[in-house]
RNA sequence: GUGAUCUGUCUGGGGUGCCACGUGCUGAGAAAUACCCAUUGAACCUGAUACAGUUAAUACUGUCGCAGGGAGACGCUAUAUCUACCAA
Numbered sequence: 001g002u003g004a005u006c007u008g009u010c011u012g013g014g015g016u017g018c019c020a021c022g023u024g025c026u027g028a029g030a031a032a033u034a035c036c037c038a039u040u041g042a043a044c045c046u047g048a049u050a051c052a053g054u055u056a057a058u059a060c061u062g063u064c065g066c067a068g069g070g071a072g073a074c075g076c077u078a079u080a081u082c083u084a085c086c087a088a
Base pairs, nucleotide, nucleotide: 001085003082004081005080007075008074009073010072011038012037013036014035016032017025018024019022044069045068046067050063051062052061053060
């Protein structure tokens, strides 16, 4: 020089599955004072006992999907913080 970025409190929303049953698998989380998410909303639900790939199975990947739903207020913040990269 380029580029990037708020955050706190309170409140609220959400899921908890699989089979090979184990010192097992996936996941942020598989019942936790935890984890994820809150309209700039794929957290999560519906469609869906969906379609294709894949797995022991769930999970996962793609589609469905500018489809339908989905839980917010009040503060704080920039002459700041970070910066893969470029130059000296």

A computed fold for an 88-nucleotide RNA from Paucilactobacillus suebicus, annotated as TPP riboswitch aptamer (THI element). Model confidence (mean pLDDT): 76 of 100. RNAcentral holds the sequence, with entries from Ribocentre. Its Rfam family is "TPP riboswitch aptamer (THI element)". Rfam describes the family as follows. Vitamin B(1) in its active form thiamin pyrophosphate (TPP) is an essential coenzyme that is synthesised by coupling of pyrimidine and thiazole moieties in bacteria. The previously detected thiamin-regulatory element, thi box was extended, resulting in a new, highly conserved RNA secondary structure, the THI element, which is widely distributed in eubacteria and also occurs in some archaea. Analysis of operon structures identified a large number of new candidate thiamin-regulated genes, mostly transporters, in various prokaryotic organisms. The THI element is a riboswitch that directly binds to TPP to regulate gene expression through a variety of mechanisms in archaea, bacteria and eukaryotes. through a variety of mechanisms in archaea, bacteria and eukaryotes. The source organism's lineage runs through Bacteria, Bacillati, Bacillota, Lactobacillaceae and Paucilactobacillus.